[in-house]
């Protein structure tokens, strides 16, 4: 120094607030000459609404959540396996669903640094969810080393 293949370990963060509202629930209470699914009055009550807080996977690029691609849901199909033949397992994977940035300076070079003002976050449950629970003790793009092979 090292193609293929092979193993091992790693591989995702975030709700604070004697805040505000209150769906809804419980008590008490009027009231049977009537809007009774009701009216007052009282607690209690969303980390989901509102104000405000916070957080940002891999890779490639002048240092990236918003530029390129990747990976997380869903998957037709095709491939292998099997004491098990399956609504099964592994592997490839068409499709499909899937968010978001200006301006200013500095530079050779930045949508990436710097300054300043925005913007975005799968499904499923719940009072409507990036941040809680839940699939998921999964899966993962991929990082690091080892192992083997040739010289």
């Nucleotide at each position: 120094u090292c193609a293929a293949g092979c193993c091992u370990u790693c591989g995702g963060g975030g709700u604070u607030g004697u805040g505000g509202u209150g769906a809804g629930g419980c008590c008490g209470u009027c009231g049977a000459g009537u809007u009774a699914u009701g009216g007052c009055g009282g607690c209690c009550a969303a980390g989901u609404c509102c104000c405000g807080a916070c957080c940002g996977g891999c890779g490639g690029u002048a240092g990236a959540g918003c530029c390129c691609g990747c990976g997380a849901g869903c998957g037709a199909g095709c491939g292998c396996g099997c004491g098990a033949c399956g609504u099964c397992g592994c592997g490839c994977a068409a499709g499909c669903a899937c968010g978001a940035u200006c301006c200013g300076g500095u530079g050779a070079g930045a949508u990436u640094c710097c300054g300043g003002a925005g913007c975005c976050g799968a499904c499923g449950g719940u009072a409507c969810a990036g941040u809680c629970c839940g699939g998921a003790u999964g899966g993962g793009a991929g990082a690091a080393g080892g192992c083997g092979u040739g010289c």